[in-house]
RNA sequence: AUUCCAGCACCGGGAGAGCUCGCGCCCUAGGGCGCGGCACCGAAGGAGCAACCGCCCCGGAAACUCUCAGGUUCACGGACCGGCGCUGGAUC
Numbered sequence: 001a002u003u004c005c006a007g008c009a010c011c012g013g014g015a016g017a018g019c020u021c022g023c024g025c026c027c028u029a030g031g032g033c034g035c036g037g038c039a040c041c042g043a044a045g046g047a048g049c050a051a052c053c054g055c056c057c058c059g060g061a062a063a064c065u066c067u068c069a070g071g072u073u074c075a076c077g078g079a080c081c082g083g084c085g086c087u088g089g090a091u092c
Base pairs, nucleotide, nucleotide: 001091003090004089005088006087007086008085010083011082012081013080018038020037021036022035023034024033025032026031039072040071041070045068046066047065048064052060053059054058
C1' cells in the first nucleotide's frame, strides 16, 4: 500500500416447512406457557458419502445426503451475500 486471505464486532438483505391435534396450568373470554403425538423443513450446530485438492503412509473437503440437534404465527434464530471497522498473516 490496504492487493489478497482469515477471524471478530456492527449495519443491511436473507429461504423452507402445522398460525396442527390432545392434555394440563396461568390469565380471563381470548391469548400465553409446559408436556406429549402425528405430519413436515434444511440455510445454526452435528454427522455421512464424495467430486476435487494437498505436504499424497495420510489429511482437508460441499449449498449433496441424514435429520441427532434445531426449526414449522408476524418475534427470535438463520447458511450465505454486501457494506464498514479492528486484529493477525501473506504479498508488493